[in-house]
RNA sequence: AAACUUGAGAGUUUGAUCCUGGCUCAGAACGAACGCUGGCGGCAUGCCUAACACAUGCAAGUCGAACGAGACCUUCGGGUCUAGUGGCGCACGGGUGCGUAACGCGUGGGAACCUGCCUUUAGGUUCGGAACAACUCCGAGAAAUUGGAGCUAAUACCGGAUGAUGUCGAAAGACCAAAGAUUUAUCGCCUUUAGAUGGGCCCGCGUUGGAUUAGCUAGUUGGUGGGGUAAAGGCCUACCAAGGCGACGAUCCAUAGCUGGUCUUAGAGGAUGAUCAGCCACACUGGGACUGAGACACGGCCCAGACUCCUACGGGAGGCAGCAGUGGGGAAUAUUGGACAAUGGGCGAAAGCCUGAUCCAGCAAUGCCGCGUGAGUGAUGAAGGCCUUAGGGUUGUAAAACUCUUUCAGCAGGAAAGAUAAUGACGGUACCUGCAGAAGAAGCACCGGCUAACUCCGUGCCAGCAGCCGCGGUAAUACGGAGGGUGCUAGCGUUAUUCGGAAUUACUGGGCGUAAAGCGUAUGUAGGCGGCUUGGUAAGUUAGGAGUGAAAUCCCGGGGCUUAACCCCGGAACUGCUUUUAAAACUGCUUUGCUAGAGUUUGGUAGGGGACAGUGGAAUUUCUAGUGUAGAGGUGAAAUUCGUAGAUAUUAGAAAGAACACCGGUGGCGAAGGCGACUGUCUAGGCCAAUACUGACGCUGAGAUACGAAAGCGUGGGGAGCAAACAGGAUUAGAUACCCUGGUAGUCCACGCCGUAAACGAUGAACACUAGUUAUCGGGAUUUAUUUUCGGUGACGUAGCUAACGCGUUAAGUGUUCCGCCUGGGGAGUACGGCCGCAAGGUUAAAACUCAAAGGAAUUGACGGGGACCCGCACAAGCGGUGGAGCAUGUGGUUUAAUUCGAUGCAACGCGAAAAACCUUACCACUCCUUGACAUCCUGAUAGCAGAUCGCGGAAGCGCGAUCCUCGGUUCGGCCGGAUCAGUGACAGGUGUUGCAUGGCUGUCGUCAGCUCGUGUCGUGAGAUGUUGGGUUAAGUCCCGCAACGAGCGCAACCCUCGCCCUUAGUUACCAGCGGGUCAUGCCGGGGACUCUAAGGGAACUGCCUGCGGUAAGCAGGAGGAAGGCGGGGAUGACGUCAAGUCAUCAUGGCCCUUACGGAGUGGGCUACACACGUGCUACAAUGGCGGUGACAAUGGGUCGCUACUGCGUGAGCAGAUGCUAAUCUCUAAAAGCCGCCUCAGUUCGGAUUGUAGUCUGCAACUCGACUACAUGAAGUCGGAAUCGCUAGUAAUCGCGGAUCAGCAUGCCGCGGUGAAUACGUUCCCGGGUCUUGUACACACUGCCCGUCACGCCAUGGGAGUUGAUUUUACCUUAAGCCGGUGAGCUAACCCUUCGGGGAGGCAGCCGUCCACGGUACGAUCAGCGACUGGGGUGAAGUCGUAACAAGGUAGCCGUAGGGGAACCUGCGGCUGGAUUACCUCCUUU
Repeated sequence: AAACUUGAGAGUUUGAUCCUGGCUCAGAACGAACGCUGGCGGCAUGCCUAACACAUGCAAGUCGAACGAGACCUUCGGGUCUAGUGGCGCACGGGUGCGUAACGCGUGGGAACCUGCCUUUAGGUUCGGAACAACUCCGAGAAAUUGGAGCUAAUACCGGAUGAUGUCGAAAGACCAAAGAUUUAUCGCCUUUAGAUGGGCCCGCGUUGGAUUAGCUAGUUGGUGGGGUAAAGGCCUACCAAGGCGACGAUCCAUAGCUGGUCUUAGAGGAUGAUCAGCCACACUGGGACUGAGACACGGCCCAGACUCCUACGGGAGGCAGCAGUGGGGAAUAUUGGACAAUGGGCGAAAGCCUGAUCCAGCAAUGCCGCGUGAGUGAUGAAGGCCUUAGGGUUGUAAAACUCUUUCAGCAGGAAAGAUAAUGACGGUACCUGCAGAAGAAGCACCGGCUAACUCCGUGCCAGCAGCCGCGGUAAUACGGAGGGUGCUAGCGUUAUUCGGAAUUACUGGGCGUAAAGCGUAUGUAGGCGGCUUGGUAAGUUAGGAGUGAAAUCCCGGGGCUUAACCCCGGAACUGCUUUUAAAACUGCUUUGCUAGAGUUUGGUAGGGGACAGUGGAAUUUCUAGUGUAGAGGUGAAAUUCGUAGAUAUUAGAAAGAACACCGGUGGCGAAGGCGACUGUCUAGGCCAAUACUGACGCUGAGAUACGAAAGCGUGGGGAGCAAACAGGAUUAGAUACCCUGGUAGUCCACGCCGUAAACGAUGAACACUAGUUAUCGGGAUUUAUUUUCGGUGACGUAGCUAACGCGUUAAGUGUUCCGCCUGGGGAGUACGGCCGCAAGGUUAAAACUCAAAGGAAUUGACGGGGACCCGCACAAGCGGUGGAGCAUGUGGUUUAAUUCGAUGCAACGCGAAAAACCUUACCACUCCUUGACAUCCUGAUAGCAGAUCGCGGAAGCGCGAUCCUCGGUUCGGCCGGAUCAGUGACAGGUGUUGCAUGGCUGUCGUCAGCUCGUGUCGUGAGAUGUUGGGUUAAGUCCCGCAACGAGCGCAACCCUCGCCCUUAGUUACCAGCGGGUCAUGCCGGGGACUCUAAGGGAACUGCCUGCGGUAAGCAGGAGGAAGGCGGGGAUGACGUCAAGUCAUCAUGGCCCUUACGGAGUGGGCUACACACGUGCUACAAUGGCGGUGACAAUGGGUCGCUACUGCGUGAGCAGAUGCUAAUCUCUAAAAGCCGCCUCAGUUCGGAUUGUAGUCUGCAACUCGACUACAUGAAGUCGGAAUCGCUAGUAAUCGCGGAUCAGCAUGCCGCGGUGAAUACGUUCCCGGGUCUUGUACACACUGCCCGUCACGCCAUGGGAGUUGAUUUUACCUUAAGCCGGUGAGCUAACCCUUCGGGGAGGCAGCCGUCCACGGUACGAUCAGCGACUGGGGUGAAGUCGUAACAAGGUAGCCGUAGGGGAACCUGCGGCUGGAUUACCUCCUUU
């Protein structure tokens, strides 16, 4: 010099956010255990459970220098050994933690004590005596043990003497001792002084939890006398008094040895009390004393009890919580080791003996610490493994290989210190030296996030993982394995426990409006806190000193083991307690005053404050009477109900009870609950103004007391209306409800209970301070129209606070004081117990178990049987349909060998399929093929293959055979290319699976007007703003405003088409004029006018006018125009939603099949048919049918084709023949129209079905095509509930064309002809958009969610009882023992004696008090079990309903009462934590 170096967070509630709040993790520790693994050494540590039971051995002896005796040896000098008497020790050391909540322990004090051995002081050590063991003899007993008689010694025992500076006493006085041994030194003994050491006792303070333990106590508290103890003391006893303890927690119950310390922590704290050290308690369980300096005694005694052992059954013995060890218990804890060498202890004069204390060794990775398992070089980046995008990457300088080293272990040799003379268990140990050889030595956990570390395979909500969140249902970094990686390392993980993180009990250091949390309100006791001022004091406080705070530990500085752990030395510290000195500001105490707090006085004043008595009118109901007649009443609509026996209505009268319209008001009063007609009496409080008085008298307030809505209870009244329960009627699937008709308790009064409410401002009381604006109630001042002041009641708002919402002088701001309350959700405000109550019930108030959340505020959405606005063939207004019939077609279902597969609300169902007889075809049956029907590569062969024709077998594919045909290039090399066949394996192939692994494509909301971004601003944040608002639009279209300013994808426009015009160009189109020709026709020459064709332009913009609007955007009307406000139609589909659809168009990951799930063929099926649904066609007829007539289109198609024309056929069609690769030819005839007949019928409607005969296509029309002719002539007479389309060239109606296609169209895609009706309007249904509101929804209302019942499991309450433990009280019984009494029996020491004996004292015995165990009885407390029973919790898919969340469809909730399968319903009072709408009031802005 140092002893100051110290504080980290994360995951999880939500769609997201902030907060509250719990759960969990990362750290450290351990007397640990378990799993896997294991080289060495040092130092520590090692029954936490059964204070369970213990075999065996050892753990306390020693002294012959106290004594006699015996035995042995002897060099006769003596020595050795020992049972017994005697002394000292055995009260230490060692073990354990049962008990104990206590002066037990800790700390600091105290006075009324003792203390062997030790030190010290002063003295003494004298004279006698009598016994008992051992021993001998005789006995008892199985044994343990023991009886009788006799002998004997002592430092054993007893008496006398001496006695003090000893003890007692005020004094006088009284009383008390001893032991020798041995031969010269000593060691002893007795009395005494002082000390040391050790111990006993008392006191202050501290020392676990429970109040669901609130009263405890009779020796209890105190006094006096006595006794007792080493000692104070109710320690004991007699008497007297009635005390003592307790909310600052007595008593009781439970738990527990206490401390230094240890672990953790930044600290404060929290947890703990192994090892080491101090104290205490205990020694099989309970009681007791004896001896002794010390014990009520671990290895002593007595008694009782339980247990074990021995026994000859008579009786005895024992106590490991000493060291080892055994059994048992348990997850779990060591050797029946060595030595007294060291340290210490006992005895002894000593040698020495004893010592499981101790020192060592053994076992155990149980912990801490140290070391090693090799080092260097080494790339072809070997092999192998794993992965792979197949290239490579990684394991990995890792290995191999080469060169080195030898710590540790091994072998051999040497060898300590521990021992100041001797003596070494450890131990031939530590250590040193030498030798050989990389040789003998690495594992464990983890790798989804937290949390460092990633891939493959297997598995397929299985197996399993998991600390929390959570993984696993076919692509799992989360399971299991592997490779790789990360971490630690002779260990690594797991489990248990503790502290930390946790500010999650908050002293340091939290909260209570809505998250858990302010008692319903007041009065007030104890307690806590308290205005200004004077003096004193010194308890608190502050400073200094002293004592103590054991050692060890922690910390600092040194030192010793090679280092470290470990050990040693010194210091600091031990934050405490006691004591002393000083200070006097603050607090306390005491004291002196004061008036600002508080109170009193006087005068006013407002008021539904309270109690009692009286009075009043309106209304309701009932009754009486009158008028009067058929209904009334009630509802969404009805009915029950009342009424011809006269209701309802109306008039008059009477009665009764209850409540008090208007005034009436975010107005008043009250502590709260609450209080409302008027008058009177009594009474409490507030406010204002003014003066005087008291002088801190104050604030809060645990317990306590009082008041306390409604409902409810008791007794007695009262009872008009209303109305739980109840009855009936409705509604409904049901309706124990909502609605209706009735109606009883009750509501009212008096008295007495109850004591709870959303008893709310969800905001405890009091005081002080901190911007304002505005309204109102009561009082005052002033000037009289405005200011101001005090006290209330409201709204807004600054700072500040708050998680936000919000609060904001009436605080949820800033502070002080006091009280109450909270600590995750559920279980539960429940059970048990206590208190209160007549009861209902209230109050106080848990646990087991279970979950990882529950919750607050705000945000964005979605939703609402919420609101506002707007739009849409959404409704309405119309027209025509569907649903009924027959048929067609698709689907479901059923059937089947198969009826292939997919699509399934809108947004599947004439859909994929723009064509299923074969094919298609994917399905089924059967028959076949296996490198394959198809692709690439390799080898070999063939010169052809393909193709054509024919034959045989076969159902065919196919197989066998015959005939014809005989490749290209060329550098001329069987060189190249091509083809076929055969073989081989790589592979092909799959309409197999997964659309929930995907791409692409598509549907839908929706052609709806929306969806977003950048920057800025606001907000802690999610987010908001912009995008909202006022207008307007088809439109987020545009204008205006605005903390926004801009921008993007959408809208619109740009594109196509139709409508008008122009220009250009005219063939196959056209034909006005000119010419020619024909029966006739643009037929021909020509023409370019027209129509038309097809290319390019123009045209329309609210441009113009008027009005409205805000001088805007725009709207309405008009003009002109072919077209007018987007001119009609199309293409075009934002961000996204639906895990929407499609693996069967295609593509594609994974999986699966591979003589088959692949390929080929024949036949069948997809066409089935009790039925149900969708989409259509044709009809039911006269706006029609039939017959006749014959005018006018457009889009399109055509050479494997369309076909003119002619002929034949009733017809489908056939035969012949012509034109056209198309504005040329052709399909091609348009049809509705018009004329005639039919005359309302199952018809001249309708055409199904069926028969016969045909036509066409095709290899083939049986299953299974279309069409034709003749015949047949079904249902059907306009369609229930319900439902669809359409707003103009639209609906309706009429025909025509095309794709597919050999053939097949009522479907689909197109085309034109004819051509309407209606829209008042937005209340309602549906869908959508914007804003707003509520929300317990976010998979987003097809959401969420409640209760009964049924089933499984779990813990728990009650429970007739039963078992056990603990315990109070009373009584009985009393062992051993102390004490007291007695003691006729017995009795060596002392005294007396007449020597017989007697006395003193003692012993046995007996009696008594006390008392352990035990017994009896009434209880109390706790625990176990318990038939049955109550609720609770929990559990993918059970039943019944639908209570709550939106106005949740009857607003919800609180208290209470009744009722009901259940959620619940109803009554009464209360709350807003209710939506919507209107009004009043107030406020903000202008």
This is a predicted structure of a 1486-nucleotide RNA (small-subunit ribosomal RNA) from a Rickettsiales bacterium.